[in-house]
RNA sequence: GAAGCUGGCCAGGCAGUCGCUGCGUACUUGCGUACGGAGAGGAAAGUCCGGGCUCCCCAGAGCAGGAUGCCGGCUAACGGCCGGACACCGUGAGGUGAUGGAAAGUGCCACAGAAAAUACACCGCCGAUGGCUGCGCAAGCAGAUCAGGCAAGGUUGAAAUGGCGAGGUAAGAGCUCACCGCGCUGGUGGCAACACCGGUGGCAGGGUAAACCCCAUCCGGAGCAAGACCAAAUAGGCAGGCUAAGACGUGGCUCGCGUCGCCUGCGGGUAGGUUGCUCGAGCGUCAGGUAACGAAACGCCUAGAGGAAUGACUGUCCACGACAGAACCCGGCUUAUCGGCCAGCUUCACCU
RNA sequence: GUCCUCGUAGUUAAAUGGAUAUAACCGGCCCCUCCUAAGGGUCAAUUACUGGUUCGAUUCCAGUCGAGGACGCCA
Numbered sequence: 001g002a003a004g005c006u007g008g009c010c011a012g013g014c015a016g017u018c019g020c021u022g023c024g025u026a027c028u029u030g031c032g033u034a035c036g037g038a039g040a041g042g043a044a045a046g047u048c049c050g051g052g053c054u055c056c057c058c059a060g061a062g063c064a065g066g067a068u069g070c071c072g073g074c075u076a077a078c079g080g081c082c083g084g085a086c087a088c089c090g091u092g093a094g095g096u097g098a099u100g101g102a103a104a105g106u107g108c109c110a111c112a113g114a115a116a117a118u119a120c121a122c123c124g125c126c127g128a129u130g131g132c133u134g135c136g137c138a139a140g141c142a143g144a145u146c147a148g149g150c151a152a153g154g155u156u157g158a159a160a161u162g163g164c165g166a167g168g169u170a171a172g173a174g175c176u177c178a179c180c181g182c183g184c185u186g187g188u189g190g191c192a193a194c195a196c197c198g199g200u201g202g203c204a205g206g207g208u209a210a211a212c213c214c215c216a217u218c219c220g221g222a223g224c225a226a227g228a229c230c231a232a233a234u235a236g237g238c239a240g241g242c243u244a245a246g247a248c249g250u251g252g253c254u255c256g257c258g259u260c261g262c263c264u265g266c267g268g269g270u271a272g273g274u275u276g277c278u279c280g281a282g283c284g285u286c287a288g289g290u291a292a293c294g295a296a297a298c299g300c301c302u303a304g305a306g307g308a309a310u311g312a313c314u315g316u317c318c319a320c321g322a323c324a325g326a327a328c329c330c331g332g333c334u335u336a337u338c339g340g341c342c343a344g345c346u347u348c349a350c351c352u
Numbered sequence: 353g354u355c356c357u358c359g360u361a362g363u364u365a366a367a368u369g370g371a372u373a374u375a376a377c378c379g380g381c382c383c384c385u386c387c388u389a390a391g392g393g394u395c396a397a398u399u400a401c402u403g404g405u406u407c408g409a410u411u412c413c414a415g416u417c418g419a420g421g422a423c424g425c426c427a
Base pairs, nucleotide, nucleotide: 001348002347003346004345005344006343007342008341009340010339012317013316014315015314016313017312018311020039021038023036024035025034026033027032041323045334046333048332049331050330051329052328053223054222055221056220060255061254062253063252065219066218067217068216069215070084071083072082073081074080085099086097087096088095089094100214101213105212106211107208108207109206122154123153124150125149126148129147130146132143133142134141135140162180163179165177166176167175181203182201183200184199185198186197187196188195189194227275228274229273230272237266238265239264240263241262242261246260247259248258249257268426269425270424282300283299284298285297288293318321353423354422355421356420357419358418359417362377363376364375365374370407379395380394381393382392383391400416401415402414403413404412
């Protein structure tokens, strides 16, 4: 210098004018007015996880159902994050991984192929052994391949019953041996996942669990239109249905507990106010920790509406400005996003 | 705002994880007819999108996108 990897930060700046929504102070009977100060995001989004908060008696028991799934840690909790192991990709910095169990059981594996799981034999190899034919007095030799032996090679497929080499054999074969892989087992290191070293077994059962399932862990349901208070309103009416072995109390079912009616349709009334509401598992500094995280202390304050505010214009500068707008709150994930800045690291080339 | 349901030709629907996704209506062309309709033949057209699991995905899983529905109080 070029090409990259990882992490973090910013999200047009400044000035002026006019507006909008809360809050505080002053004035005002009130409506309001003046002044001061505040006023969207990294994703406010999707609503995909987790928690707080609120109600359902406690959130109780069992079943069903759902979620997660290498190991250790962080956390209020998590399917999140951090660190590590293993596998794969990359020269590398690094990246990706729903990564328990196929020897509990069941199912499925189209087409092709001999065979798709109790293994099997189409082509092929062999004819040692038994039988056959020929020769031979006989021992035996030769031939064909009937019985039979084999699974090395070919063929199919996504996948074919350890791989490769040597010995061995009639031909072959873990049949035997070396190496590799695998199972069992002992030791060492590590909290563990796991790694390494040794011994031993000729080798055993292919794949699929984002198929059912098994194992382990976790989960009660609903949601701020939750819930609480005040006020207003009246037809607690009609029809149908279920009923005490029932119905309801928000669970899917059963039990337990509580209540005694409940459900659907039609018809009717009222659709106002207050609260929940924003100071919080909050942010910054910081002991500690590889890191996620984070004790004590100190410092800081950052929208809270209810048809729903956060905007418009002018000037100026530049790199010419993306995605996008809170609605109970918080921790994550995912998705969208013009661009810019910083830090650490890798590879290649060149110079000293 | 909260909670549900669903996406297959232009429309309505079908399809155990298994060959080139099927049918009806619609549309184009041809035949038939003097012409039209009806009828007959033929053709075109599709799994919302992007990834993953699997030998193989409309189907299973995840994430986006889109559409539809329900929800105040008296009670």